[in-house]
């Protein structure tokens, strides 16, 4: 230095004319002036959390989610470290480096495993190996009981090697055996004990066991933990119009109950109801608030491996409604295409706020830094 591959940071600059929108000011007004006005993701709304309500916000039970260990943090499925696993790549090796990893539990218990295969779990015999023993031929010793000795591959052992599969009941090597097989042995693996080093997760090493219990929990399930619900259209003031609700007067005094009565008529009053006025009260349209200065951002120092945290000192005012945040011109800057060259044309990623804030997860042109891998070259 290039190529690839992971990841962090940035995200065109300046200056001018019109425009849009909010706020202040000014004007009787029409309007005129200042000031300010998008992003790392404003997105998808997936996760956590502030803030409100809802009677508590405790227990169970359902559901959901979370699942190695330590830490950070309001939290959190997020970040940091560390451990163990896979994969590449480097190295002769011990071992490094880098990415990934829903990384608890398969002797609690249902349960799944196509296709192939002979056999898929407390399994199995197609090719295959042996036929040590039992059988049967045939041959020899022998008078004969019997016994050597060769075939067969019938019973019968066997699971080493072949062959099916994604996975075949430990692996590799010796002995061992008719063959063969943890049958016995060493290493490795696996379980069980305690030791030793870490906070842990685990790692190392030691004895002992003997090969018994492989996969699949993103299959039901157990373990152990977290979760009360609905959200700024939360909440909370003010509050026309109409229609209804309550009071209070006014008006009627006709009908109804009540009281005055022994009993009736009549009148006075009290009740409800209807009409009127006047008042509260809920509430809707509509206002106003919540409402943006926050777990905020930069810089120094100082803790920490590091997420991060303390202290100091600066900075920072979009606020909404379904709606504004934009176009042109010139300079520059990048990129592309044309041109010997001056120089021309053309573009300028992704996308866009709405209570707020950490997070993740998409998107993104060009531009910077850095880890790791190959290749070249230099010292």
């Nucleotide at each position: 230095g290039c190529u690839g591959u992971c990841g962090g940071c940035u995200g065109g600059a300046u200056g001018g004319u019109c425009g849009c929108g909010a706020g202040c000011a000014c004007g009787a007004a029409g309007g005129u002036g200042c000031u300010c006005g998008a992003g790392g993701a404003a997105a998808g709304u997936c996760c956590g959390g502030g803030c409100u309500c809802c009677g508590g916000a405790g227990g169970g039970c359902a559901c959901a989610c979370u699942g190695c260990c330590a830490g950070g943090u309001a939290a959190c499925g997020c970040c940091u470290g560390g451990g163990c696993g896979a994969c590449a790549c480097c190295g002769c090796a011990g071992g490094g480096u880098g990415u990934c990893g829903a990384c608890g539990g398969a002797c609690a218990g249902u349960g799944c495993a196509a296709c192939a295969g002979a056999g898929a779990a407390c399994a199995g015999a197609c090719c295959g190996c042996c036929g040590a023993u039992g059988g049967c031929u045939u041959c020899g010793a022998a008078c004969g009981a019997u016994u050597g000795a060769a075939g067969c591959a019938c019973a019968g052992g066997c699971a080493a090697g072949g062959g099916u599969g994604a996975a075949a009941c430990g692996g590799u090597g010796a002995g061992g055996u008719a063959a063969g097989a943890g049958c016995u042995c060493a290493c490795c693996g696996c379980a069980u004990g305690g030791c030793u080093g870490g906070c842990a997760a685990c790692a190392g090493g030691c004895a002992u066991g003997g090969c018994u219990u492989g996969g699949c929990a993103a299959a039901c399930c157990c373990c152990a933990g977290u979760g009360g619900g609905a959200g700024c259209a939360a909440g909370g003031c003010c509050a026309a119009a109409u229609a209804g609700g309550c009071a209070g007067c006014g008006a009627g005094g006709g009908g109804u109950g009540g009281c005055c009565c022994g009993c009736c008529c009549c009148g006075a009053u009290c009740a409800a109801g209807a009409c009127g006025c006047u008042g509260c009260g809920g509430g809707u349209a509509g206002g106003c608030u919540g409402c943006u200065a926050g777990a905020g951002g930069g810089c120094g120092c100082g803790g920490g491996u590091g997420a991060c945290c303390a202290c100091g000192c600066u900075c920072c005012g979009a606020g909404a409604g379904g709606a504004a945040u934009g176009a042109c011109c010139g300079u520059c800057c990048g990129a592309g295409c044309g041109g010997c060259a001056a120089c021309g044309c053309u573009c300028g990623a992704c996308a866009a706020a709405a209570c707020c804030c950490g997070g993740c997860u998409u998107a993104c042109a060009g531009g910077u830094c850095g880890g790791c891998a190959g290749c070249a070259u230099c010292c």
Molecule: Bacterial RNase P class A
Organism: Gemmatimonadaceae bacterium